[in-house]
Molecule: transfer RNA
Organism: Candidatus Bathyarchaeia archaeon
RNA sequence: GCCGCCGUAGCGUAGUGGCAGCGCAUCGGCCUGUGGAGCCGGAGGGCCGGGUUCGAUCCCCGGCGGCGGCC
Numbered sequence: 001g002c003c004g005c006c007g008u009a010g011c012g013u014a015g016u017g018g019c020a021g022c023g024c025a026u027c028g029g030c031c032u033g034u035g036g037a038g039c040c041g042g043a044g045g046g047c048c049g050g051g052u053u054c055g056a057u058c059c060c061c062g063g064c065g066g067c068g069g070c071c
Base pairs, nucleotide, nucleotide: 001070002069003068004067005066006065007064010024011023012022013021018054026042027041028040029039030038047063048062049061050060051059
């Protein structure tokens, strides 16, 4: 330099053009002799910029970053 894959919550991940889910962690409450176990509830996210579309996490283009391969 070229090619491919990936980028979603603090961490690990799912989804796919139509309200973004799950687990762990975290916060509040309940329970309890105590609670770190269990139960209930809450907060928290689309790498960046454009394009297409009535509508983009998803499709297209260009960047940035990570991983792998080739020279």